Predicted 3D model of a 355-nucleotide part of an RNA (large-subunit ribosomal RNA, domain IV) from a Candidatus Sumerlaeaceae bacterium.
Context: one part of a larger RNA
RNA sequence: CUCUUGUUAAGGAACUCGGCAAAAUAGCCCCGUAUCUUCGGAAUAAGGGGUGCUCCGCUAGGGUGAUGCUAUUUACUGGCAAAGCCUGAGGGAGUCGCAGUGAAAUGGGUCAAGCGACUGUUUAUCAAAAACACAGGGCUCUGCAAACACGCAAGUGGAUGUAUAGGGUCUGACGCCUGCCCAGUGCCGGAAGGUUAAAGGGCGUGGUUAGCCGCAAGGCGAAGCCAUAAACUGAAGCCCCGGUAAACGGCGGCCGUAACUAUAACGGUCCUAAGGUAGCGAAAUUCCUUGUCGGGUAAGUUCCGACCUGCACGAAUGGCGUAACGACUUGACCGCUGUCACAACAAGAGAUUCG
Numbered sequence: 001c002u003c004u005u006g007u008u009a010a011g012g013a014a015c016u017c018g019g020c021a022a023a024a025u026a027g028c029c030c031c032g033u034a035u036c037u038u039c040g041g042a043a044u045a046a047g048g049g050g051u052g053c054u055c056c057g058c059u060a061g062g063g064u065g066a067u068g069c070u071a072u073u074u075a076c077u078g079g080c081a082a083a084g085c086c087u088g089a090g091g092g093a094g095u096c097g098c099a100g101u102g103a104a105a106u107g108g109g110u111c112a113a114g115c116g117a118c119u120g121u122u123u124a125u126c127a128a129a130a131a132c133a134c135a136g137g138g139c140u141c142u143g144c145a146a147a148c149a150c151g152c153a154a155g156u157g158g159a160u161g162u163a164u165a166g167g168g169u170c171u172g173a174c175g176c177c178u179g180c181c182c183a184g185u186g187c188c189g190g191a192a193g194g195u196u197a198a199a200g201g202g203c204g205u206g207g208u209u210a211g212c213c214g215c216a217a218g219g220c221g222a223a224g225c226c227a228u229a230a231a232c233u234g235a236a237g238c239c240c241c242g243g244u245a246a247a248c249g250g251c252g253g254c255c256g257u258a259a260c261u262a263u264a265a266c267g268g269u270c271c272u273a274a275g276g277u278a279g280c281g282a283a284a285u286u287c288c289u290u291g292u293c294g295g296g297u298a299a300g301u302u303c304c305g306a307c308c309u310g311c312a313c314g315a316a317u318g319g320c321g322u323a324a325c326g327a328c329u330u331g332a333c334c335g336c337u338g339u340c341a342c343a344a345c346a347a348g349a350g351a352u353u354c355g
Base pairs, nucleotide, nucleotide: 001350002349003348004347005346006345007344008343011340014339019336027051028050029049030048031047036041038173052095053094054093055092056091061087062086063085064084067081068080069079070078071077072075096100108334109333110332111331112330113329114328115326116325120132121131136171137170138169139168140167141166142165148157149156150155174321175320176319177318179251180250181249184248185247186244187243188242189241190240193239194238195237199233200232204228205227206226207225208224211220212219213218252270253269254268255267256266279313280310291307292306293305294304295303
């Protein structure tokens, strides 16, 4: 010097990203206990007091109940007394220590905010959370040889279930609620018209050549065969017509206006499928920003309450609240302390030196 421990005057978070770590609290009995609340809780809330040992004392009381007596309806009966054993508050008196849950084990507490309702689950080996799940809610598919999933198939799961069932998907207790848009995309329904495959159909065209014409070169060319092929007929789909947002999603701009000023209930205009309703709002969302005001501090980029100018909240990718709960996150306070000002000493184990 390092590590693991112990103690520390007066101060008490001044330490630090942050009370990290440590200290403190602690059992049992009695008293007492607020806001809030889903009336269950919150709650061991908070905050106080007591606690050893000896005697009074075989305490009062409680449990068990040998045995005895007694009654009659003679029974696994009722009543009375009661030894022994077990248990045992509360009170009084005394006594010892600094200290009596004398060691060990054994809650620190309060206030406020965010998120998630809760108990649970998770990155075995850097993340336990606000993530996942959840009960509850909605939409949608499925009539049973179900939908759906695995498999080439046979077959199997679903399910020895049957719409109060099963699958998919979103939301996530509870309370109050969940606005407008169907233009785009998706899904559902429709079938008049347009388009349209194979197929049907076969106008026509081309090749070949019996034959004919020609002195020849060559030309024409029936039937058949081969090739090609127009019109026309022709389903779903698409176009088209409707519906549907707890389907994917979306939810404006400019200008003017009131008898101080300011602001604009009001008006005009452009665009749109429709222009963001309720509620919330510098927020886990606010760039400017340490916004402005208020609170708390001597001093507060954090925190709490407001305001609204929402760069870029917003209603089941749910909105706003919410008792209880949380090894969650943030701020404040009480207690407590070697975290610190500022270090000291002690014990043990190392390092170091000698061997």

The coordinates come from a structure-prediction model, not an experiment, and the mean pLDDT is 88.